[in-house]
């Protein structure tokens, strides 16, 4: 250079175009305990990677750009 695949919470993922965007892990807090693990019960934490379109409605479709994996030259 060309093709594919991929990007959603501190980490690993989930999420038929329609509900307040969830889940375990991990942190935080409280209960339990002498104390700590373990267990319970809460709570924080996301401009869904940037920009544009489609569409009443977009994380979800489509172009583009970056980042990233794999393939072929």
């Nucleotide at each position: 250079g060309c093709g594919c695949c991929u990007a959603u919470a501190g980490c690993u993922c989930a999420g038929c175009g329609g509900a307040u965007a969830g889940a375990g892990c991990g942190u935080c807090u409280g209960g339990c305990u002498u104390c700590g693990a373990a267990c319970c019960a809460g709570a924080a934490g996301g401009u869904c990677g940037g920009g544009g379109g489609u569409u009443c409605a977009a994380g979800u479709c489509c172009c583009u750009c970056u980042g990233g994996g794999c393939g072929c030259a």
A computed fold for a 73-nucleotide RNA from an Oligoflexia bacterium, annotated as transfer RNA. Its Rfam family is "tRNA". Its mean pLDDT, the model's own confidence on a scale to 100, is 81. Taxonomically the source falls in Oligoflexia (Bacteria, Pseudomonadati, Bdellovibrionota). The sequence was found in a public genome assembly.